A computed fold for a 71-nucleotide RNA from an archaeon, annotated as transfer RNA. The coordinates come from a structure-prediction model, not an experiment, and the mean pLDDT is 85.
[in-house]
RNA sequence: GGGGGCAUAGGUUAGUGGUAAACCGGCUGGCUCCAGACCAGUUGAUGGGGGUUCGAUUCCCUCUGUCCCCA
Numbered sequence: 001g002g003g004g005g006c007a008u009a010g011g012u013u014a015g016u017g018g019u020a021a022a023c024c025g026g027c028u029g030g031c032u033c034c035a036g037a038c039c040a041g042u043u044g045a046u047g048g049g050g051g052u053u054c055g056a057u058u059c060c061c062u063c064u065g066u067c068c069c070c071a
Stems, first nucleotide, its partner, number of pairs: 001070007010024004018054001025043006047063005
């Protein structure tokens, strides 16, 4: 320099155009002498910008970051 993949919660991952899901974590309560485990409740996310569409996490372009291949 050329080509391709990926970007969703604090972490790890789902989600093939129509209310964003789960596990771990955090917080509150129960239980316990205390803590852990367990039980109940709760918290928090679609990388930035633009386009298509009635409607975008999803499709298209671009930027940024990251990974892989080629030179």